[in-house]
């Protein structure tokens, strides 16, 4: 220098052909218990790495760009 993959909640990860972004775990509140743990119920939490473009509508398509991993030269 070239190519491929990845970046989404505090953490680990889903998200099919573009149509209101989810799970597990953690956090908070309540129930239960003499207390803790476990269990049950509920709540908060991500403008999807960043910037543009296309579209009525973008995590998803296109271009540029940052970081990480792998390969080639």
């Nucleotide at each position: 220098g070239c190519g491929g993959c990845g970046a989404u909640a505090g953490u680990u990860c889903a998200g099919u052909u573009g149509g209101u972004a989810g799970a597990a775990u953690g956090u908070c509140u309540g129930c239960u218990u003499c207390c803790c743990a476990a269990g049950c119920a509920g709540a908060a939490g991500a403008u999807c790495g960043c910037g543009a473009g296309u579209u009525c509508g973008a995590a998803u398509c296109u271009c540029g760009u940052u970081c990480g991993c792998c390969g080639c030269u």